[in-house]
RNA sequence: AGAGUUUGAUCAUGGCUCAGAUUGAACGCUGGCGGCAUGCUUAACACAUGCAAGUCGAACGGUAACAGACGAAAGCUUGCUUUUGUGCUGACGAGUGGCGGACGGGUGAGUAAUGCAUAGGAAUCUGCCCAGUAGUGGGGGAUAACGUGGAGAAAUCCACGCUAAUACCGCAUAUGUCCUACGGGACAAAGCAGGGGACCUUCGGGCCUUGCGCUAUUGGAUGAGCCUAUGUCGGAUUAGCUAGUUGGUAGGGUAAAAGCCUACCAAGGCAACGAUCCGUAGCUGGUCUGAGAGGAUGAUCAGCCACACUGGGACUGAGACACGGCCCAGACUCCUACGGGAGGCAGCAGUGGGGAAUAUUGCACAAUGGGCGCAAGCCUGAUGCAGCAAUGCCGCGUGUGUGAAGAAGGCCUGCGGGUUGUAAAGCACUUUCAAUUGGGAAGAAAGAUUUAGAGUUAAUACCUCUUAAUAUUGACGUUACCAAUAGAAGAAGCACCGGCUAACUCUGUGCCAGCAGCCGCGGUAAUACAGAGGGUGCGAGCGUUAAUCGGAAUUACUGGGCGUAAAGAGUACGUAGGUGGUUAAAUCAGUCGGAUGUGAAAGCCCCAGGCUUAACUUGGGAAUUGCAUUCGAUACUGUUUGACUAGAGUACAGUAGAGAGAAGCGGAAUUCCUAGUGUAGCGGUGAAAUGCGUAGAGAUCUGAAGGAACACCAGUGGCGAAGGCGACUGUCUGGACCAAUACUGACGCUGAGGUGCGAAAGCGUGGGGAGCAAACAGGAUUAGAUACCCUGGUAGUCCACGCCGUAAACGAUGUCAACUAGCCGUUGGGAGUCUUAGUAUUCUUAGUGGCGAAGCUAACGCGAUAAGUUGACCGCCUGGGGAGUACGGUCGCAAGAUUAAAACUCAAAUGAAUUGACGGGGGCCCGCACAAGCGGUGGAGCAUGUGGUUUAAUUCGAUGCAACGCGAAGAACCUUACCUGCCCUUGACAUCCUCGGAACUUGUCAGAGAUGAUUUGGUGCCUUCGGGAACCGAGUGACAGGUGCUGCAUGGCUGUCGUCAGCUCGUGUCGUGAGAUGUUGGGUUAAGUCCCGUAACGAGCGCAACCCUUGUCCUUAGUUGCCAUCAGUUCGGCUGGGCACUCUAAGGAGACUGCCGGUGACAAACCGGAGGAAGGUGGGGACGACGUCAAGUCAUCAUGGCCCUUAUGGGCAGGGCUACACACGUGCUACAAUGGUCGGUACAGAGGGUUGCGAAGCGGUGACGUGGAGCCAAUCCCAGAAAACCGAUCUUAGUCCGGAUUGAAGUCUGCAACUCGACUUCAUGAAGUCGGAAUCGCUAGUAAUCGCGAAUCAGAAUGUCGCGGUGAAUACGUUCCCGGGCCUUGUACACACCGCCCGUCACACCAUGGGAGUUGGUUGUACCAGAAGUCGGUAGUCUAACCUUCGGGAGGGCGCCGCCCACGGUAUGGUCAAUGACUGGGGUGAAGUCGUAACAAGGUAGCCG
Repeated sequence: AGAGUUUGAUCAUGGCUCAGAUUGAACGCUGGCGGCAUGCUUAACACAUGCAAGUCGAACGGUAACAGACGAAAGCUUGCUUUUGUGCUGACGAGUGGCGGACGGGUGAGUAAUGCAUAGGAAUCUGCCCAGUAGUGGGGGAUAACGUGGAGAAAUCCACGCUAAUACCGCAUAUGUCCUACGGGACAAAGCAGGGGACCUUCGGGCCUUGCGCUAUUGGAUGAGCCUAUGUCGGAUUAGCUAGUUGGUAGGGUAAAAGCCUACCAAGGCAACGAUCCGUAGCUGGUCUGAGAGGAUGAUCAGCCACACUGGGACUGAGACACGGCCCAGACUCCUACGGGAGGCAGCAGUGGGGAAUAUUGCACAAUGGGCGCAAGCCUGAUGCAGCAAUGCCGCGUGUGUGAAGAAGGCCUGCGGGUUGUAAAGCACUUUCAAUUGGGAAGAAAGAUUUAGAGUUAAUACCUCUUAAUAUUGACGUUACCAAUAGAAGAAGCACCGGCUAACUCUGUGCCAGCAGCCGCGGUAAUACAGAGGGUGCGAGCGUUAAUCGGAAUUACUGGGCGUAAAGAGUACGUAGGUGGUUAAAUCAGUCGGAUGUGAAAGCCCCAGGCUUAACUUGGGAAUUGCAUUCGAUACUGUUUGACUAGAGUACAGUAGAGAGAAGCGGAAUUCCUAGUGUAGCGGUGAAAUGCGUAGAGAUCUGAAGGAACACCAGUGGCGAAGGCGACUGUCUGGACCAAUACUGACGCUGAGGUGCGAAAGCGUGGGGAGCAAACAGGAUUAGAUACCCUGGUAGUCCACGCCGUAAACGAUGUCAACUAGCCGUUGGGAGUCUUAGUAUUCUUAGUGGCGAAGCUAACGCGAUAAGUUGACCGCCUGGGGAGUACGGUCGCAAGAUUAAAACUCAAAUGAAUUGACGGGGGCCCGCACAAGCGGUGGAGCAUGUGGUUUAAUUCGAUGCAACGCGAAGAACCUUACCUGCCCUUGACAUCCUCGGAACUUGUCAGAGAUGAUUUGGUGCCUUCGGGAACCGAGUGACAGGUGCUGCAUGGCUGUCGUCAGCUCGUGUCGUGAGAUGUUGGGUUAAGUCCCGUAACGAGCGCAACCCUUGUCCUUAGUUGCCAUCAGUUCGGCUGGGCACUCUAAGGAGACUGCCGGUGACAAACCGGAGGAAGGUGGGGACGACGUCAAGUCAUCAUGGCCCUUAUGGGCAGGGCUACACACGUGCUACAAUGGUCGGUACAGAGGGUUGCGAAGCGGUGACGUGGAGCCAAUCCCAGAAAACCGAUCUUAGUCCGGAUUGAAGUCUGCAACUCGACUUCAUGAAGUCGGAAUCGCUAGUAAUCGCGAAUCAGAAUGUCGCGGUGAAUACGUUCCCGGGCCUUGUACACACCGCCCGUCACACCAUGGGAGUUGGUUGUACCAGAAGUCGGUAGUCUAACCUUCGGGAGGGCGCCGCCCACGGUAUGGUCAAUGACUGGGGUGAAGUCGUAACAAGGUAGCCG
């Protein structure tokens, strides 16, 4: 520090996800040791049991228990036991009294401020402690314990009687303190212990002294209370709140200021800088994270606060409204004799419960600290320790060295090996930790006793301090630590290995099982699932889950945006607020600097020290960015005062304008009405129909009515803030611009709330209504058509008044100001110059447009009218959907508008641009693509292929064009792969091993055959004599074999677009990039063919050419070919002869737009012509770019993987592939006279032939038979070409057309024609009279028509491949259909239009709104009620201390009453949550229904309201 993920790819925008650190964690697997920390985050839920606050006999009366001492009595072992007495002593239960139970410990429920943090303040209190001053005199009355009696189950209580104090109460004194009307008045106290020389004594002591107490008071310290400022979470779908409320006066009250409380008076106080209300929450030092700023958090430790079962209340006290105190109410639990009582673990342990989850009913007061005490000491679940838990951090170990035969085993393998791996074993060492044994610190100092010295004192007592000595005090603790012994001995796991992200293979599985943080894996070759081997990472841990920060500049202060991605309010005015020109002075609030105080400690950081190290810990420093006080600085900002004119405004001269309001007026047109002329249609459409019209329409003409809108001018022209504004006239009125002067003197800009205006549609009331026209009706279209089209037609459109307040209200661009190259238009104004006085031109100013530089931008684009560079202010945005929706509020008559969520769901949604593809987009061009023609198919019969059906099997494949006379150039057996049956199992075939035998061959029998049994002949070749080679048989196992599967694992081959003209590359250039350029453009071509232009220049694969064939000529050659000339002839090139010609087959020539004219751009090229056998690639063929279709083929062949192995292999016989209601494709033959039949006559080419072609001759009506010449073929044969031509006949008919079908008889091939061959003869004589919708081929030697040959093949073509004969018609042209090429355009497509995609309905699931209501929480208002308690009142009653005139009084207690008030109750509201029959929409869901709304002109452009 980044990475993955939207796309075919790209750049943006934007979300989601990951890598890091962390935790009081939990869960899974695993687990050796130690140190230091930490450990109910949930139910502030309920708690059994034990402990957690006591202590003081040196305050007191005392003596229940224990011990001692002294007595007494009894028993007896004469010094022991028992009983009893004396508080005499040590001590001490209960009680009085004092101090402490307000600390320490726990928890975080409540609390958004009575809290906390920081900094200040004045009107206070403060036990114990420290320092100072002054005292501590003298009296009195009670009361508990105890005793007696009584009530009660108990808790406990009552009456009477006795007694003490440091308990209680007067009096005295008053340094002082307090009050005061300045005269004065009020206020204390307590003793106890140790020691003691004189003196006194009632022998108790007094007295003195020391110590500890006590009283009053001052000051301090500590602690506490109160007040102020600032800061302190979210919600405005909470906007108004407040009557003790805000202030004053008087009184009360408190330790203390104060509405803290009461009475009266005034009407204030708080709030958009967020009051009130609702939700949530203890706050802080700090902790985690982060570069920081920030964000999150508030366990342990420390400070503050609050609470103690829930609510209320006071008492005591220095301190509480009190965790282990009291009273009351409530809920709960327990005891009960039913009458009453008791209790409060959010102390430490522990239990139940809740929960994913959190420990021992431990030891000790040895240390530190606290309470009491003079002290010893006692108490202390504070604390110190131990136990449990890998919960965290830190440290250590589980061995070290050597060791290649690279062992065995595992895994992989290309079978060679590789890897695990020096790893193990083996050998040599070591012993940390753990184990056992032994030793062994520090944490301990005080205190006690004794010695010495000093202080105090009258004192050598006592007491205090110092010093020395002695004996002690340890929970932890079997401590830390050290040594010894033995032995590698006891000690390694977890996660991951597709990318992000370090680490790869095999097997299994087969969209299953499963994985997954995101993208995504899995449908038979999964590095992604599961297992294994191997590897990577960390390591006594490792992963997962949860949570926080980071990455995230993804809330942007540091540090983002708003034309099109989310985002500028429709527009203006203007309040608060924010911000503001030049200059001078003052001030010092902001700002800057210094100093001081504070910012607790701990923590973080730095430096040292201590544990063997580290974690941990000790000391010091720095830091604590803050707040406050104070002293300075004065540039800038602010404030105040004064001045200025450049901003802003005002006055005066002019200008342009659909700016606005109201009024008047005009012509054209539509419609309606009236009258005339006139006759059959009009109208409308793609075509029609509805409609109108013989009752006279439409057309035409005269006149009249009415409403609405204003042609031409008219213009990226004008005006207005926007919406918007368009005939003409005048009237009233707003703004802008321009020029010159004068004036005011910052008056400015923006603008949350607020207010005005605001298209169309819509609403209300009343008018108006010509045309147009939602709704509606009818007619069409259509599968349907609630639409588009047509005919009608009502609201509405118009006017007046009032609402509504929204639009894609758009420049998708907020307002204002400043600055920053140019060029060209146009509108309004001003100035100058020349001149033709028309205006031209130059400058300037205010608008309004087009280009464009710099710059900006993701790009597109913007570019002085900025989206550039800056400033001021406002509004708005933060992934898509849900949703601009629900609920609530506000506005509205309504429609609705405005404000505006959440649950849930997805990993995208989006912008710009790129390349393709596509379009019922455009332009250009081509093709038998259409058109123009000719002939067919589709109808019939038959042939053949396919589908379907059937079947034991009808083997398999091909299946839009590009399957269907296709693989198959030929299924009776074979082929053959299928079916049935019978057989074989190392096999029909290959290699290796062993044994035997030549190989081979003649018969017979059984069987359907395969096969089995038997039988005849035969003994080979080479040899180094061992044997070997070929072949046959048997055996064994490795293996063979498979037309079994996968063409979606493949090679090869092939089809197709398409013989279409395209497809690319290098370098350069442009672009952030995908990419572009080149290859586009202007011409031209069959062609990316060529030329020109050109940020491109070149090149490659294609095109063309080179190849074959054909057309002309030449040369060479001349048999089997040919015959012009010559000769012969049986008249046949037959023979001689010749090779001239034809021909054959080798080689050449020829054609190149070469020449001429025209057109074109002086080009390429095109048009025409000449010559020529041939003319513009002459005709035909072979040849098929990059690629597309997961196109076809595993059944030609090859091949990975899988599968079968006495069978899915092999052999044989028979059957099937030939079935047949039907459908389709391709053909043949026809339907006839351009013909049929009969007779005669003529002319080819290219092929094939020895398992062959087979002549002549003869036989047969014929197929054919016989025959066998000739021929290995320019020689012989197949082999008669047919149409044509010449005659004859038929005369338009189901025929002398047509030949299917059937019967009979034959021929041939073949082992065999039954299933199932071809042909012949005779007989039979079906459909069919030119074929619906639709559709195919062909542009010249072509179509059409005619025959001939070949391959395959024993036989079997109407098919296929070739060959020649005869031989046309038409092409105006490119509008349309199909296909293709180039350019361009749109796109929401990229699996690419066979694309994408919307909505209803049906089904399942999920969350949510409404809902008659129901339940619960919380809260407001009004009222009732009123426990305990403080305060106040009070003779009803009782009353020790003081006073008294002895009567009583003062004071007090109880009772009663009043105010306040908790719980509770009634009524009625608000609000929140849960639930609710039914219901609304929403979301999600591999293959449901209906349509096709959107994306292309999406087939009616789309979209907004």